A computed fold for a 75-nucleotide RNA from a Planctomycetales bacterium, annotated as transfer RNA. Its Rfam family is "tRNA". It is annotated as a transfer RNA. From the family's description: Transfer RNA (tRNA) molecules are approximately 80 nucleotides in length. The coordinates come from a structure-prediction model, not an experiment, and the mean pLDDT is 81. It was read from a public genome assembly.
[in-house]
């Protein structure tokens, strides 16, 4: 220097080809009910706008360029 594959709640990760519902899901967390109490179960809620930037589109997590961070390959 080249070429790949990854980044999406605190954690893991679907979702991306085939643009469209308000971006889900297990864990964890916080409230509640059940239990004397803790564990556990049930309900209910809080938390991200998709690594960054910039384009195309009525409309992008998703298409297209640039770029950063980590992995791996070549040289």
């Nucleotide at each position: 220097c080249g070429g790949g594959c990854u980044g999406u709640g605190g954690c893991u990760c679907a979702g991306c080809u085939u643009g469209g519902c308000u971006a889900g899901a297990g864990c964890g967390c916080u409230u509640g009910a059940c239990u004397g109490g803790g564990g556990g179960u049930c309900a209910a809620g809080a938390g991200g706008u998709c690594g960054c930037u910039g384009g195309u589109u009525c409309a992008a997590a998703u298409c297209c360029a640039g770029u950063c961070a980590g992995c791996c390959c070549g040289a």